[in-house]
RNA sequence: CUAAAUGUACAGCUGAAUCCAGGUUAGCCUGGAGCGGGGGAACUUUUUUUCUGGGGUGAAUCGCAUUUGCGUAGGGCCUAUACCUUUGGUCCGAAUCCGUCAACUAACCUCGUAAGCUAAGAAAGGUGAAAAU
Numbered sequence: 001c002u003a004a005a006u007g008u009a010c011a012g013c014u015g016a017a018u019c020c021a022g023g024u025u026a027g028c029c030u031g032g033a034g035c036g037g038g039g040g041a042a043c044u045u046u047u048u049u050u051c052u053g054g055g056g057u058g059a060a061u062c063g064c065a066u067u068u069g070c071g072u073a074g075g076g077c078c079u080a081u082a083c084c085u086u087u088g089g090u091c092c093g094a095a096u097c098c099g100u101c102a103a104c105u106a107a108c109c110u111c112g113u114a115a116g117c118u119a120a121g122a123a124a125g126g127u128g129a130a131a132a133u
């Protein structure tokens, strides 16, 4: 100097998944706030449903090929940048739940508040508010 491995988490990333209070057998439990999801009228839709079952969470859908690969709708990160646009780089493009059943949906009812990772860390332009067109 280069490569690899391990450890660390002030800090940072995906995600709704954070904070406060009390309790505790110190693993967690209860309640509240915040955030997120589902069910559920009228009106509207009825181009909806039917075993070709249907539906939900999620970015995670679809196509070709065939033993596992190439693409893709879509999504994340790299400015420690709050937002928008452009360029560049890099990655994901899963999984699972309900159980024959659910369009939207005010009131109302109800559920979740996990899990997993990072020693890496590109560049440029723009963004006050209100009104009118």
Base pairs, nucleotide, nucleotide: 011118012117013116014115018033019032020031021030022029023028034113035112036111037110038109039108044103053101054098055097056096057095062071063070064069074092075091076090077089078088082127083126084125085124086123087122
A computed fold for a 133-nucleotide RNA from Dehalobacter sp. 12DCB1, annotated as c-di-AMP riboswitch aptamer (ydaO/yuaA leader).